[in-house]
RNA sequence: ACACAUGCAAGUCGAGGGAGGCCAACCCUUCGGGGUUGAGUCGACCGGCGGACGGGUGAGUAACACGUGACUAACCUACCUUCGGGAGGGGGACAACCUGGGGAAACCCGGGCUAAUACCGCAUGAUGCGCCUUGGUCUCAUGACCGGGGCAUGAAAGAGGGCCUCUACUUGUAAGCUCUCGCCUGAAGAGGGGGUCGCGACGUAUCAGCUAGUUGGUAGGGUAACGGCCAACCAAGGCUACGACGCGUAGUGGGUCUGAGAGGACGACCCGCCACAUUGGGACUGAGACACGGCCCAGACUCCUACGGGAGGCAGCAGUGGGGAAUAUUGCGCAAUGGCCGAAAGGCUGACGCAGCGACGCCGUGUGUGGGAGGAAGCUCUUCGGGGUGUAAACCACUGUCAGGGGGGAAGAAACUUGGACGGUCGAAUAGGCCGGUCAAUUGACGGUACCUCCAAAGGAAGCGCCGGCUAACUCCGUGCCAGCAGCCGCGGUAAGACGGAGGGCGCAAGCGUUGUUCGGAAUUACUGGGCGUAAAGCGCGGGCAGGUGGCCCGUUAAGUCUGCGGUGAAAUCCCGGAGCUCAACUCCGGAUAUGCCGCGGAUACUGGCGGGCUAGAGACUGGUAGAGGCGAGUGGAAUUCCAGGUGUAGCGGUGGAAUGCGUAGAUAUCUGGAAGAACACCGGUGGCGAAGGCGGCUCGCUGGGCCAGUUCUGACACUCAUCCGCGAAAGCGUGGGGAGCAAACAGGAUUAGAUACCCUGGUAGUCCACGCCGUAAACGAUGAUUGCUAGUUGUCGGCACGCAUGCGUGUCGGUGACGCAGCUAACGCAUUAAGCAAUCCGCCUGGGGAGUACGGUCGCAAGAUUAAAACUCAAAGGAAUUGACGGGGGCCCGCACAAGCGGUGGAGCAUGUGGUUUAAUUCGAAGCAACGCGCAGAACCUUACCACCUUUUGACAUGCCCUGAUCGCUGGAGAGAUCCAGUUUUACCUUCGGGUACAGGGACACAGGUGCUGCAUGGCUGUCGUCAGCUCGUGUCGUGAGAUGUUGGGUUAAGUCCCGCAACGAGCGCAACCCUCGCCUCUAGUUGCCAGCAUUAAGUUGGGCACUCUAGAGGGACUGCCGGAGCUAAUCCGGAGGAAGGCGGGGAUGACGUCAAGUCCUCAUGGCCCUUACAGGGUGGGCUACACACGUGCUACAAUGGCGACUACAGAGGGCUGCAAUGCUGCGAAGCGGAGCCAAUCCCUAAAAGUCGUCUCAGUUCGGAUUGCUCUCUGCAACUCGAGAGCAUGAAGUUGGAAUCGCUAGUAAUCGCGGAUCAGCAUGCCGCGGUGAAUACGUUCCCGGGCCUUGUACACACCGCCCGUCACACCAUGGGAGUUGGUUCUACCCGAAGGCGCUGCGCUAACCCGCAAGGGAGGCAGGUGACCACGGUAGGGUCAGCGACUGGGGUGAAGUCGUAACAAGGUA
Repeated sequence: ACACAUGCAAGUCGAGGGAGGCCAACCCUUCGGGGUUGAGUCGACCGGCGGACGGGUGAGUAACACGUGACUAACCUACCUUCGGGAGGGGGACAACCUGGGGAAACCCGGGCUAAUACCGCAUGAUGCGCCUUGGUCUCAUGACCGGGGCAUGAAAGAGGGCCUCUACUUGUAAGCUCUCGCCUGAAGAGGGGGUCGCGACGUAUCAGCUAGUUGGUAGGGUAACGGCCAACCAAGGCUACGACGCGUAGUGGGUCUGAGAGGACGACCCGCCACAUUGGGACUGAGACACGGCCCAGACUCCUACGGGAGGCAGCAGUGGGGAAUAUUGCGCAAUGGCCGAAAGGCUGACGCAGCGACGCCGUGUGUGGGAGGAAGCUCUUCGGGGUGUAAACCACUGUCAGGGGGGAAGAAACUUGGACGGUCGAAUAGGCCGGUCAAUUGACGGUACCUCCAAAGGAAGCGCCGGCUAACUCCGUGCCAGCAGCCGCGGUAAGACGGAGGGCGCAAGCGUUGUUCGGAAUUACUGGGCGUAAAGCGCGGGCAGGUGGCCCGUUAAGUCUGCGGUGAAAUCCCGGAGCUCAACUCCGGAUAUGCCGCGGAUACUGGCGGGCUAGAGACUGGUAGAGGCGAGUGGAAUUCCAGGUGUAGCGGUGGAAUGCGUAGAUAUCUGGAAGAACACCGGUGGCGAAGGCGGCUCGCUGGGCCAGUUCUGACACUCAUCCGCGAAAGCGUGGGGAGCAAACAGGAUUAGAUACCCUGGUAGUCCACGCCGUAAACGAUGAUUGCUAGUUGUCGGCACGCAUGCGUGUCGGUGACGCAGCUAACGCAUUAAGCAAUCCGCCUGGGGAGUACGGUCGCAAGAUUAAAACUCAAAGGAAUUGACGGGGGCCCGCACAAGCGGUGGAGCAUGUGGUUUAAUUCGAAGCAACGCGCAGAACCUUACCACCUUUUGACAUGCCCUGAUCGCUGGAGAGAUCCAGUUUUACCUUCGGGUACAGGGACACAGGUGCUGCAUGGCUGUCGUCAGCUCGUGUCGUGAGAUGUUGGGUUAAGUCCCGCAACGAGCGCAACCCUCGCCUCUAGUUGCCAGCAUUAAGUUGGGCACUCUAGAGGGACUGCCGGAGCUAAUCCGGAGGAAGGCGGGGAUGACGUCAAGUCCUCAUGGCCCUUACAGGGUGGGCUACACACGUGCUACAAUGGCGACUACAGAGGGCUGCAAUGCUGCGAAGCGGAGCCAAUCCCUAAAAGUCGUCUCAGUUCGGAUUGCUCUCUGCAACUCGAGAGCAUGAAGUUGGAAUCGCUAGUAAUCGCGGAUCAGCAUGCCGCGGUGAAUACGUUCCCGGGCCUUGUACACACCGCCCGUCACACCAUGGGAGUUGGUUCUACCCGAAGGCGCUGCGCUAACCCGCAAGGGAGGCAGGUGACCACGGUAGGGUCAGCGACUGGGGUGAAGUCGUAACAAGGUA
């Protein structure tokens, strides 16, 4: 591993060779230049060595590529080291160069000359190599090593320095000698490499079969070497479930990160190995390559070109473009370390050493230090007092790291080399070379860097994240489900510690946060270290191969196991000790470790192997025994239906009720006979059998298994079981039968809003049989098989033994149930039939949904089964138990809850409240019960909060300050008025005489004011469940816990009232009682009350009296106290006596814990927000009184139990001085005039009314009174909007009220009137009072509400709950899909470059051979050709991926549509 401009990254050697250039010196010169010489220099060429190292990258590779350990007796190794031997004598060429030619270029071709450490024969030589032969030693095999003899093969090269001992000429040089380097050969070493094997290291089985050179052999070829490495022939093998083959992914190790460890993840930097060098193929050269900066060919790409043809390969260092979230300088130097070449100097070296850029990481350091207020300012919070920031700052004193300026200034350097002296060695040599130490000279990129010193100056140097919980750190403001935050839970809808800002705080700090990734926490894949009854999880059951596991004893072996020693486990890293940079990071030294592999020795308990034995496991045998075990054949009765016949007549059938249906053509019913099919009542049973599914009349045949007894035989033969094989309910399928009943589908009838259902009438597949498929179930004990061990009690089935005895008892083995201890369990529960304690083996699980689905495979006729994902999506899904709530669950029990009654409402008219509508406004609130004659116990103005208009601004009201003055009142004017203007009268209290206080007017500022918002910020008050009988606590006990117990249970009560029982014992709030009132009595008291007796009067009017009534104070009385019965001898209940009253005597007051975010910010109070010449204050007028409608609550009626008229008794409780008002007079009347009496047991309101009598006679009336007209009365400033009343006139609807619905159980309902509050006036409302005065209650099934216990629950906002599916819309991912595009791979065939190999080689050919020569030969080259083969092509397959009209389901989404499937008996379990 995308493409690359430019520069550099591998050269070097003249001491291998020949020629040339330059330079210097000398000589010559025609002055152009030429020649000679040189320790000079440059450099192409021939030649040598090196370019196979170093550097980069990780594409490929799942492989002996890597790691580790072995092996190589099957091998190679240039340079280096050691040792032995040698280097004789010749020959022919080719570059350079010269010359001719071609080409744009790259470059090429021809001819000619030439040297060598280039090339080639010959000689010599063996210990090399080959063959023959022979001895010894040794090995795991082929064999290896050390020797002896013979034959064959067959090597070399020189260069440089010095010298003259020897020889020649003889100055000196050469032959020569000598030194150094090089050369040849052999042996060995070191280091390096090649090859082989064991073991280790990855995902997928939705890849299960793979393989033709494939596996082996024979004789060959090839290689350094073994080998199918290659080719011929022969054989048919080889690999694989311990995972072959395929696909995907991946360089590998030392190590790195994490972790307590075991593990998990990773493989940057550094080190080792491998692979690659634009893609593919190929060889050449070489010791080494199939070669990154070499060659050839092919492909793609880029560049040059004269179009003929050429050139190139940064995954070297820099650098560029591109890609990307993202990654640096086209730097300096070879000074050091290392490499190549060289004798050396030296050259080369983007290896390397340094510098540059980047907070990328690690480490160190600074940004100051000390003092400094009960504490500045600013900011911020505030309860306005104050608090915080905070010793923080200022200010005072001090210090000087870093940065800045001046000065000094390293280590890293030791060498090579050269020179001097010395020692040693070779040598003939005092030449020279070599070796050793010693002296001197010389070398720094970094860099004037580190470091040192002086100077100056607090001067230049702090940020980032967070503050709801997890998690350390809190307030204010803004915002108002908006804007936004968010790792998870979740924040935000007007008081946000969660958003944004601010103050403050917390954390870290030259960093801090975010994102991504890995490990951890996660025992959440569990080896260490998990599970499977109900949470996910036991295969439906059996047989059984492989595998795993396996009883007792003895011997043996030593594989596992344990132990000792040896080898290896590179270095670096980690760890420990130490050392060096001021410290640290970092580096260096030493140690330890390296859990592994290999080898040797030892041990033998356990496991394994081998051998021998045993009988307790297992099996066999003999004798019994129970059974719906299986298969086949036969057979029986009951019933249903059908058919035939008889009797018989109008219905039958069916349901909640009906209808469809059947029946006068005779049904149903009934009798007789017959047919057919299916199933077997009773027995029958938590009985039996079977491995499971499953098996049920009876008989026969065949057959499997179990149990018991005997203890005769075998001798571990056993257990489990992946794959595999078999069995396997129902439904379904195929073929052929059969078909009575039942019965999907279907049809009809009902039900219903609908009813493709539940119910009914029919009815076909099917159900049955035979054969063959299917292979699934809540195939469940939701519990795999086997073995052993661990308290019991009791029932039942089968067998055996014993005892007594005829039916029991005891024991024992096997099965099947119930309860229960220990133990286990999250709990529920299990508990010798374990879910306990252990062992072995198998299967299975790993959040919910998607999904047991898709794709692929296998099976099937099909239906489908089996194996089995992913994308995407959610913050849960789930188990058990708890407390509630709920149930068209159960039990018990209450209540005018129903029922039984009486009277109403709903219909009418009107009143009143509400909704709606309207309006300038119709102020606001209340909203099922529990809003609606409610707030409102009384809107003409006022009230009043609303609207219109007018008007005021420290204000109508409070406190504080200043000034003036009493205030008030009166008059006039303007005005709708508020108000304004003008005028006028009057002058307070206290006083220490200064003044003060109250009030009024004016003024400024703090402030007032708001019925403006929030009752979902609140207090208080209230409604409601509910006057229901409940709600809790302490201690104890039980439970892991929520929690339970108590409070449940048996009775009883109006009651959690009481009694009894009880792991509870007590207690509190509620109940009851205590309070008020009515009912009886007594006492006290006797006016305004009363009058028995006495007197008196018109009259209890008066005297008198206080007995009675009454009044109003105190007591008594009733307690199931007494009797009987029931009950448990209780509580209590029933009946009775007595009593005015009897079992709470009637009524009231009294309302537990709590619920409804119930109601009220408009009673009041109050946080926050909002308004401030207005959302505040005042005024006039209007509105709250509107009116098509709708509802609630009422009044009056519809009439004769009544209307009208007349007559006439009897209450109670209240009220009364801005008041009630008698008598009297006036008026038809409302009322008016006048006014006694009364501050009220005295007077007044006050007539009580229903009643009685008469009349009317069923009519829209003598009922009913609305509406309307007219006239009045009263209140009031004022009755138009908008009061009440009176009189006359008018006379509406209405003839008892649909569905529905309300109240009431006794002095109650109903009916009748009376009073009061509010109030000037206004009531059908409200609150009270008395009069008359009923009916009914069988009963608790049902409706509603409630209490207790229990049960189910998927509900907990609690059934007004939860929740399912289709459809519609939007979005997302995904399957199928005619096809289409691409990757990869296979098979067959075609083509066949370069290349090596084979064959050929008629052309060419220096060295060697023959030959005098010509020539020939050996050998070689070109060429040709063959097989192989890269790329390419054709055809057909496999596989993976992209896109794809259309289509399938899935997921998610706001309050969509339709229904109601599930959760309660969910209304059909």